[in-house]
RNA sequence: UCCGAAAAAGGCAAACCCAUCGUGAGAUGGGGACGCAAAGCCAAGGGUCUCUAAAUGAGAUAGCCGGUUGCCGCGG
Numbered sequence: 001u002c003c004g005a006a007a008a009a010g011g012c013a014a015a016c017c018c019a020u021c022g023u024g025a026g027a028u029g030g031g032g033a034c035g036c037a038a039a040g041c042c043a044a045g046g047g048u049c050u051c052u053a054a055a056u057g058a059g060a061u062a063g064c065c066g067g068u069u070g071c072c073g074c075g076g
Base pairs, nucleotide, nucleotide: 002075003073004072011036012035016031017030018029019028020027021026034063040068041067042066045065046064047061048060049059050058051057
C1' cells in the first nucleotide's frame, strides 16, 4: 500500500413499534436487528427525494455515487 478470514476484540443499526419535532422529505430518543470493514465524519460535486403553482428559491438523504480519516490482521 492493496485486500477482507465461517479469526479475535470492539462498534454501528434497516424494516417495524412508541414518544417528541417538522407542512413534508425526514430528524432525535427508547425498543428492535435487515444488514454494514468505514453503516466514522463531510451536503462542496453528481444522483434521489420534499416543500412550492413553479423555480435558478428553501430543505432532506453519507444505509446511492463520491471525498476524507481510521481499528484489526488469515493473507498477497